[in-house]
RNA sequence: UAAUGUUGAAAAGCGCCAGGACUGCAUGGGUUGCAGUUGACGAGGUGGAGGUUUAUCGAAUUAGUUCGGCGGAUGCCUCCCGGUGUUGCGUCUACACCGAGGACUCUCUAUACAAUUCAGCUAGGUGACUAUCUGAGCAAAAAUAGGGAGCAGACGUGAA
Numbered sequence: 001u002a003a004u005g006u007u008g009a010a011a012a013g014c015g016c017c018a019g020g021a022c023u024g025c026a027u028g029g030g031u032u033g034c035a036g037u038u039g040a041c042g043a044g045g046u047g048g049a050g051g052u053u054u055a056u057c058g059a060a061u062u063a064g065u066u067c068g069g070c071g072g073a074u075g076c077c078u079c080c081c082g083g084u085g086u087u088g089c090g091u092c093u094a095c096a097c098c099g100a101g102g103a104c105u106c107u108c109u110a111u112a113c114a115a116u117u118c119a120g121c122u123a124g125g126u127g128a129c130u131a132u133c134u135g136a137g138c139a140a141a142a143a144u145a146g147g148g149a150g151c152a153g154a155c156g157u158g159a160a
Stems, first nucleotide, its partner, number of pairs: 014071004019067001020038007041058003047080006059066001081099006088157006104150008118135003122131003
């Protein structure tokens, strides 16, 4: 250093780094070597199995995708399990949805909250940088409430 085994800890803007950028040392032949730093800011999101990859929403001095890459991931698709709904009610089919504080689609109105950035003080480091704390502000999706429009058949049955 690699492989195998055992035990413990640990995550989803999460983990990693051999490219890039930056720092230090050496070097003074040459597009060099060694060591290090950096490499996504929160909100939101998990029924089971399989598959798949650019998996929701905004914020941010330039830029707008967080330089680039790899892996994963609660996204999406299919099937299954359990359930809700479909213009009075019941059953069946069909369809649309929900994942247990929930459950048809579209649209309009009203209402909410953040961290980075910024500024400041400490601590560590030769340095690039790193960590905590303090201050001032700023979202959208969502959710709730209300309005509007749209929305199956068959059989049976109730009221007026």
Molecule: glmS glucosamine-6-phosphate activated ribozyme aptamer
Organism: Shimazuella alba